[in-house]
RNA sequence: GCGACGGUAGUCUAGCGGUAGGAUCCCACCCUGCCACGGUGGGGGCCCGGGUUCGAGCCCCGGCCGUCGCA
Numbered sequence: 001g002c003g004a005c006g007g008u009a010g011u012c013u014a015g016c017g018g019u020a021g022g023a024u025c026c027c028a029c030c031c032u033g034c035c036a037c038g039g040u041g042g043g044g045g046c047c048c049g050g051g052u053u054c055g056a057g058c059c060c061c062g063g064c065c066g067u068c069g070c071a
Base pairs, nucleotide, nucleotide: 001070002069003068004067005066006065007064010024011023012022013021018054025043026042027041028040029039030038047063048062049061050060051059
C1' cells in the first nucleotide's frame, strides 16, 4: 500500500429500514443482627462527517481506530 471483518452503556454482547434489548456495573429501597446472596425501582449507549429515505444502529460514500490476511 491492497483486501476481509469489526466499532452499540464503565465492561461484554444482541438488534436483516419503523419504541435500541440482555448480562454486568453504579444508585436508592426491601430483605438480614451485619455482610453476602436474593427482590423491586432507577441511571447510563449506536466511532466521526456526509448521502439515500417519510423514517438509518441497519443501506451508500469518505474518514478514524482495531483484528486478520496479502504485498
Transfer RNA from a Candidatus Woesearchaeota archaeon, 71 nucleotides, folded computationally. It matches the Rfam family "tRNA". The family's RNA type in Rfam is transfer RNA. Lineage of the source: Archaea > Nanobdellati > Candidatus Woesearchaeota. The coordinates come from a structure-prediction model, not an experiment, and the mean pLDDT is 83. The RNAcentral record of the sequence draws on ENA.